A computed fold for a 137-nucleotide RNA from uncultured Pseudonocardia sp., annotated as SAM riboswitch aptamer (S box leader).
[in-house]
RNA sequence: CUCAUCCAGAGGGGUUGAGGGAACGGCCCGACGACACCCCGGCAACCGGCGACGCUGCGCUGAUCAGACGCUGUGCUGAUCAACGGCCGCGUCGAUCACGGUGCCAAUUCCGACCCGCGCGACGCGGGGAAGAUGAG
Numbered sequence: 001c002u003c004a005u006c007c008a009g010a011g012g013g014g015u016u017g018a019g020g021g022a023a024c025g026g027c028c029c030g031a032c033g034a035c036a037c038c039c040c041g042g043c044a045a046c047c048g049g050c051g052a053c054g055c056u057g058c059g060c061u062g063a064u065c066a067g068a069c070g071c072u073g074u075g076c077u078g079a080u081c082a083a084c085g086g087c088c089g090c091g092u093c094g095a096u097c098a099c100g101g102u103g104c105c106a107a108u109u110c111c112g113a114c115c116c117g118c119g120c121g122a123c124g125c126g127g128g129g130a131a132g133a134u135g136a137g
Stems, first nucleotide, its partner, number of pairs: 001137006011040005019029003024112003041105003046101002048097002050094006057087002059084001061082007069073001109131001114128006
C1' cells in the first nucleotide's frame, strides 16, 4: 500500500500499585486493586489441515486426420476429440479439525464526531465516510 472482517464468542490465579478505555467530546472501568506483565485456562476460525466439487496443465488409453522416411510400420511424430485415473497448481464450498502461525477473552471498534436520507424537532433511526484494530498478501 491492497483486500477481507469488526452488533457473535471466551476468565481464573500471581506480581505490581494508579490510572485506564488509541486520539477529542461523552459515558464508563478502577484501592471490593483497574491498566500492564507472568502462569494456567478458554473463545474464534483469518492463515493452516482435512473433505467434496470445478478448472488449467501434465500422464495414460482409444478414435479420427495430417506428416516424415534409400527403412512403408498392428510402428513414429503432430493436431483434434472422448473416456479414465493419478499428481502439481488454482478456485469455490463445508453443518469438518483445532496439531501448527497469528489474534482475542468489560461495555457493538463502548457511543459519537464528517456527509447523506427519514421522522416537525432537542433527539432518534438507517446508510456511507474518516480514524483505528486484526488477519492475509

The organism belongs to Pseudonocardia, within Bacteria. The coordinates come from a structure-prediction model, not an experiment, and the mean pLDDT is 78. RNAcentral holds the sequence, with entries from MGnify.